[in-house]
RNA sequence: AUAACGUGUUAGGGGUGCUUUUUAGAAAGAGCUGAGACAUACCCUUGAACUUGACCCGGAUAAUACCGGCGUAAGGAAACACUGUGAUCAACGG
Numbered sequence: 001a002u003a004a005c006g007u008g009u010u011a012g013g014g015g016u017g018c019u020u021u022u023u024a025g026a027a028a029g030a031g032c033u034g035a036g037a038c039a040u041a042c043c044c045u046u047g048a049a050c051u052u053g054a055c056c057c058g059g060a061u062a063a064u065a066c067c068g069g070c071g072u073a074a075g076g077a078a079a080c081a082c083u084g085u086g087a088u089c090a091a092c093g094g
Stems, first nucleotide, its partner, number of pairs: 001088001006082005011045004016039001017032003021029001050075003056069004
């Protein structure tokens, strides 16, 4: 000097379900899980958030992608700067 990791800026990507209240419907509130259930918030940007398969399968629950399988699956959105150790390279000295 400088990979990775990490941090930041800008830009971009994504999800928003269930119902014991409560129904013929709409709206509002409340509860459950979760980072987030429309928050100018949260998560993620190839070490991948999320989508498809899926009105799937198994286990729980009041109920639900609630948990797991599927899944080393298929798809899926980046540039710059800073910091920076290891290997490597260069210079100097022994």